This is a predicted structure of a 73-nucleotide RNA (transfer RNA) from an uncultured Planctomycetota bacterium. Model confidence (mean pLDDT): 80 of 100. The sequence was found in a public genome assembly. It matches the Rfam family "tRNA". Rfam classes the family as a transfer RNA.
[in-house]
RNA sequence: GGGAGUGUAGCUCAGUUGGUAGAGCAACGGACUUUUAAUCCGUAGGUCUCGGGUCCGAGUCCCGACACUCUCA
Numbered sequence: 001g002g003g004a005g006u007g008u009a010g011c012u013c014a015g016u017u018g019g020u021a022g023a024g025c026a027a028c029g030g031a032c033u034u035u036u037a038a039u040c041c042g043u044a045g046g047u048c049u050c051g052g053g054u055c056c057g058a059g060u061c062c063c064g065a066c067a068c069u070c071u072c073a
Stems, first nucleotide, its partner, number of pairs: 001072007010025004019056001027043005049065005
């Protein structure tokens, strides 16, 4: 330098045909317990990497940039 893939909550990930952004773990509060752990109930947490385009409407489609991974030389 060429090609491919990935980027969504603190972490690991899902998100179908474009139509209200979710799960598990973690965090916080409560119940239970002598206490801790476990269990149960609840709460909070998001500029969907960044910029632009299309559209009534974009995490999703299109273009560019950036980061990382793989691969060819």